This is a predicted structure of a 1497-nucleotide RNA (small-subunit ribosomal RNA) from an uncultured prokaryote.
RNA sequence: AGAGUUUGAUCAUGGCUCAGAUUGAACGCUGGCGGUAUGCUUAACACAUGCAAGUCGAACGGUAACAGGCAAAAGCUUGCUUUUGUGCUGACGAGUGGCGAACGGGUGAGUAAUGCUUAGGAAUCUGCCUAGUAGUGGGGGACAACCCGAGGAAACUCGGGCUAAUACCGCAUACGCUCCACGGAGGAAAGCGGGGGACCUUUCGCGGACCUCGCGCUAUCAGAUGAGCCUGCGUUGGAUUAGCUCGUUGGUGGGGUAAUGGCUCACCAAGGCGACGAUCGGUAGCUGGUCUGAGAGGACGACCAGCCACACUGGGGCUGAGACACGGCCCAGACUCCUACGGGAGGCAGCAGUGGGGAAUAUUGGACAAUGGGCGCAAGCCUGAUCCAGCAAUACCGCGUGUGUGAAGAAGGCCUGCGGGUUGUAAAGCACUUUCAGUAAGGAGGAAAACUUGAGAUUUAAUACCCCGCUGGCCUGACGUUACCUACAGAAGAAGCACCGGCUAACUCCGUGCCAGCAGCCGCGGUAAUACGGAGGGUGCGAGCGUUAAUCGGAAUUACUGGGCGUAAAGCGCACGUAGGCGGUUCGGUCAGUCGGAUGUGAAAGCCCUGGGCUCAACCUGGGAAUUGCAUUCGAUACUGCUGGGCUUGAGUAUGGUAGAGGGUAGUGGAAUUCCCGAUGUAGCGGUGAAAUGCGUAGAUAUCGGGAGGAACACCAGUGGCGAAGGCGGCUACCUGGACCAAUACUGACGCUGAGGCGCGAAAGCGUGGGGAGCAAACAGGAUUAGAUACCCUGGUAGUCCACGCCGUAAACGAUGAGAACUAGCCGUUGGAGACCUUGUGUUUUUAGUGGCGCAGUUAACGCGUUAAGUUCUCCGCCUGGGGAGUACGGCCGCAAGGUUAAAACUCAAAGGAAUUGACGGGGGCCCGCACAAGCGGUGGAGCAUGUGGUUUAAUUCGAUGCAACGCGAAGAACCUUACCUGCCUUUGACAUCCUCGGAACCCGUCAGAAAUGACUUGGUGCCUUCGGGAGCCGAGUGACAGGUGCUGCAUGGCUGUCGUCAGCUCGUGUCGUGAGAUGUUGGGUUAAGUCCCGUAACGAGCGCAACCCUUGUCCUUAGUUGCAAGCACGUAAUGGUGGGAACUCUAAGGAGACUGCCGGUGAUAAACCGGAGGAAGGUGGGGACGACGUCAAGUCAUCAUGGCCCUUAUGAGUAGGGCUCCACCUCGCGGCACAAUGGGAGGUACAGAGGGUUGCCAAGCCGCGAGGUGGAGCGAAUCCCUUAAAGCCGAUCGUAGUCCGGAUCGGAGUCUGCAACUCGACUCCGUGAAGUCGGAAUCGCUAGUAAUCGCGAAUCAGCAUGUCGCGGUGAAUACGUUCCCGGGCCUUGUACACACCGCCCGUCACACCAUGGGAGUGGGCUGCAAAAGAAGUGGGUAGCUCAACCUUCGGGAGGGCGCUCACCACUUUGUGGUUCAUGACUGGGGUGAAGUCGUA
Repeated sequence: AGAGUUUGAUCAUGGCUCAGAUUGAACGCUGGCGGUAUGCUUAACACAUGCAAGUCGAACGGUAACAGGCAAAAGCUUGCUUUUGUGCUGACGAGUGGCGAACGGGUGAGUAAUGCUUAGGAAUCUGCCUAGUAGUGGGGGACAACCCGAGGAAACUCGGGCUAAUACCGCAUACGCUCCACGGAGGAAAGCGGGGGACCUUUCGCGGACCUCGCGCUAUCAGAUGAGCCUGCGUUGGAUUAGCUCGUUGGUGGGGUAAUGGCUCACCAAGGCGACGAUCGGUAGCUGGUCUGAGAGGACGACCAGCCACACUGGGGCUGAGACACGGCCCAGACUCCUACGGGAGGCAGCAGUGGGGAAUAUUGGACAAUGGGCGCAAGCCUGAUCCAGCAAUACCGCGUGUGUGAAGAAGGCCUGCGGGUUGUAAAGCACUUUCAGUAAGGAGGAAAACUUGAGAUUUAAUACCCCGCUGGCCUGACGUUACCUACAGAAGAAGCACCGGCUAACUCCGUGCCAGCAGCCGCGGUAAUACGGAGGGUGCGAGCGUUAAUCGGAAUUACUGGGCGUAAAGCGCACGUAGGCGGUUCGGUCAGUCGGAUGUGAAAGCCCUGGGCUCAACCUGGGAAUUGCAUUCGAUACUGCUGGGCUUGAGUAUGGUAGAGGGUAGUGGAAUUCCCGAUGUAGCGGUGAAAUGCGUAGAUAUCGGGAGGAACACCAGUGGCGAAGGCGGCUACCUGGACCAAUACUGACGCUGAGGCGCGAAAGCGUGGGGAGCAAACAGGAUUAGAUACCCUGGUAGUCCACGCCGUAAACGAUGAGAACUAGCCGUUGGAGACCUUGUGUUUUUAGUGGCGCAGUUAACGCGUUAAGUUCUCCGCCUGGGGAGUACGGCCGCAAGGUUAAAACUCAAAGGAAUUGACGGGGGCCCGCACAAGCGGUGGAGCAUGUGGUUUAAUUCGAUGCAACGCGAAGAACCUUACCUGCCUUUGACAUCCUCGGAACCCGUCAGAAAUGACUUGGUGCCUUCGGGAGCCGAGUGACAGGUGCUGCAUGGCUGUCGUCAGCUCGUGUCGUGAGAUGUUGGGUUAAGUCCCGUAACGAGCGCAACCCUUGUCCUUAGUUGCAAGCACGUAAUGGUGGGAACUCUAAGGAGACUGCCGGUGAUAAACCGGAGGAAGGUGGGGACGACGUCAAGUCAUCAUGGCCCUUAUGAGUAGGGCUCCACCUCGCGGCACAAUGGGAGGUACAGAGGGUUGCCAAGCCGCGAGGUGGAGCGAAUCCCUUAAAGCCGAUCGUAGUCCGGAUCGGAGUCUGCAACUCGACUCCGUGAAGUCGGAAUCGCUAGUAAUCGCGAAUCAGCAUGUCGCGGUGAAUACGUUCCCGGGCCUUGUACACACCGCCCGUCACACCAUGGGAGUGGGCUGCAAAAGAAGUGGGUAGCUCAACCUUCGGGAGGGCGCUCACCACUUUGUGGUUCAUGACUGGGGUGAAGUCGUA
């Protein structure tokens, strides 16, 4: 510090996700030791049991228990035991009294301010403590304990009697204290202990008085500490909470408090708070700090520390210095327990512990040794505070689980290309070490005080006591088997977890087969998964490792630091204007903001720096810094503010002009539509793509004249004008707003923006009343259509118009808020003003608008660009992923329609912008192609052949499936082929290699069988040799292995098809662009062509095109057999038959030829095109081979090869038969033959080319009607054979008919091939003679030696073509042209497509699930108002009852208590509202869900 994810790719926007750190954690797997921390985050749920607050005998009366002493008695062993008495002593139960119990400990429910933080303040109190001052005199009456009695189950209570005090009450005194009318008045106390020489007292022991010391007590003043109160700033989110408040705000007076104060009461006034957020409702203890972060911030508030609040829930006071009191009291309530049913008891949010809840959190431990607290003079006692231990890897820190050597690179595992690699120096082995754990021995520190000895000092009359320091002594350790050290033995006891597709370090095999599963995001898994599960290996961390949850970070993704708003989310529809914010220039004043200094504070701990201590570290500890803040004070005065005085440039006013659909009202005009009347006139009009509905003989449409009525204003008219926007258009008048220009004068900052507010605001819509010509939602009809609730047509009502009143929204758009300033220009246009002359339709300057282009700049890009989206300032509005949703609920507005404000649950990993390349378009332009058109011939109808589908079957083997499968693989299924089925048979195998043994190989025959096979049998002993043996063949055996037309063409190679013989596809360098990419390759011409030329930020190049190759067309050269035959000769019935020939044809080698080369024209003078000449051939001459980058997961695992998987007495092998040939009148494709006269049949007659032939082609001759047979000549072929080519031509016949057409089908008889023609061959002959009379919709081929037509040959092959591949013969028609169909190329445009239009995608309905709104209601919580109620308590009143202290005249009084009563008030109750949560038949929409329905804007 970034990364992944939207796309085919790109940039930007934007969300989601990850890597980091952290935690009081939990869970999973694993687990050696130690140190230091931490440990109910949930039920402030309920609690058994034990402990957590006592202490003081030096306050008191005392003596229940214990110990001692004394006395007495008893037992007896003469010193022991027991008993009794005695408070005498140590002590001490219970009680009185004092102090403490308000601390310490726990928890965070409540609390949004009676709280906390920080800084201040004045009207207060403060036990114990410190310092000062003054006192501590003298009396009195009780009550507990105790004794007696009574009640009760208990808790406990009642009555009577005795008694002490530092308990209680008077009196005296009063410096200071309080009150005051300034005269005065009021108000205290307590003693206890230690020591003591005189003196006094005495019962002559004590003791007391007295002195002294100590501890107390009283009053008061200060201090310290603690506490109470008040104030400013700060302290969570909601406005879908906007108004709240009656003790409320203030005053006066009374009361009350420690104290101020409406704290409380009476009276008076009517205030107080609130948009700077009152009130209400939600949430929450606050802080120092903790976590994170670069910081600013964000989140949190465990442990530790400060404050607050609470103590079962609610209320209340008492006591006290302090409480409205966690382990006190009273009352009410809920709950639990005891009960004799009458009544009682209790409060773990103290420490342990239990149940419960929960993902989850420990021992019913030890000790007061230390630190601290309470009481006490002290010893001491108490102390679940605390210190320790126990449990837990909960966290942090440290240590260990060995070290060195060791290659035969062991074995095993895993992988493998079978060679090896890896695990791996790892192990074993050898040599060492012993931390930690274990055993044993030793052994610090935490301990100092107190107490006591001695000598000092202080005090004192004092060498007592007390206090202070020094010295000696004694004693105190829970932890503790402490830390630490030493010895011993032995590598001995000690390693796991997660991950390995990318992010993200780390890869292979096996299993699985969209299953099981994984997943933080993207996403993996459908038979070769580095993503699932296992294994090997690797990577990371390590006594831990992962996961989950949570916080911050990354996230500049709420942007103060530090974002945006034309199109990504985002400018209010537009003005005016309130609060607020901001504000020209100058001179003074002030010093609030601002800046600086000082002081106080900002607790400690923590963080940071620097020292020290535990062996280090964590941890502990000393010091420093920091604590960015607040307050006070002293300065500075530039800027801002405030204040005073000026200025004129901002703003405004005045004067004179100008333009304008600016607004309102009234009037008025012509054209047109419609309607009415009249006239002319006759059969249609109207409407459409085409029609129909409609109108019209009752006279329409058309035409003319007249009239009525409503609405709108042609031309002018213009990126012209005006207005804030919406918007505004005939003409005239009136009323009226604004703008602009020029020049002066005046005011003197009067300004800008603008939350709320207020006004305007298209169309549609609503209300009332008019109006209504045209147009026209709804509606009706006619069409269209699969449907057509639409588009089109004919009608037609609201409405459109006017008046008044609502509505308040629009893509209200420049998708661009308002204002101000600055920053190159050029060209138009509207309004105004000026200058110049050459006076023009002139030039030029300036200003206010309105447009186009464009520099800098800016922008993601597109674009914007003085009319900014540039550079800045001010103010307002708005945005924060998509969907849900501008929806629900609530509020406000509205007559309604609806508007405005405006969520959440849930769901997705995207949604969206700009630009790029493609693809696509029933977009555009240009151009090709038998693409259409123009033609010729077919297919589709018939029967047959053949292939496919389907069906059937034991099997009908398999593959090919739009073009680009279907006479295709198959250039040929009777057996074989053959892969299929049935039966029989075989297992190292039919085939290959290796090993062992035997044997030549091989062959004849018989039997069984369908054969395979089995049984038996005859003949035969080979070749080479270095004599060892070897080669080949056969048989048997063992296992390695063979074998598979089994699967996967979506694992593959190779081959092939197709777009397409279409003209395209790319690269290097350069340039442009942030980039994907572009340019080049586009443009102007041209071509069959990205062919060539020109232009050009491109210049070049490659694969394609073309050419080079083959063939054909002309000529030449060479050669001349098997081919040829002109001339010469011979010969024949005839024939190159023969001699000779080499001219010609031909054969087959090599050349020539054609290049837009020449001429004319067109064209940019180019490329090229058009025409012509010559030429066998002319513009690629014809044909072939040749197929760019790529597309279709196209086809083929059954040609072959091949990975993986599968079978192995079978999915292999053999064999026989069957099937692949089936078939209902099934389906489609490809064919051949026909339907006839351009023909059929018969006769005669002519002319090819290219092939093939020895397992062959087969001549002549003979036989057969024929297929064929016989025969055997010739030929391994320019020689012989196949081999008579056929159409054609000649003359005759048939005469338009189911025929002399057509030949299917069937019957019979044959031929040939073959082991064998039944299923299932071809052919021949005789007979039979079906459909069919030119074929619907639709569709195919072909542009010249082509179509059409005619025959011939070959491959395969024993035999079997109507198929296929070739060959020649005869030999046309037509092409105007490119509008349309199909396919293709280039450019351009739109796109929400990129699996690319066979794309994408919307809504209803149906089904499942989820969350949510409404809902008759129902049930809870909180709460307002009005009432009722009224415990305990406090305060007031008091006439009843009652009482120790004081007073008394002894009657009583003062005062108190009880009771009664009033006020306040908790629980509780009633009525009626508000709010919130849950639930609810039914219902609304929403979301999600591989293959549902309907349609397609």

Record summary
Its mean pLDDT, the model's own confidence on a scale to 100, is 84. It matches the Rfam family "Bacterial small subunit ribosomal RNA". Its family is annotated with ribosome and structural constituent of ribosome in the Gene Ontology.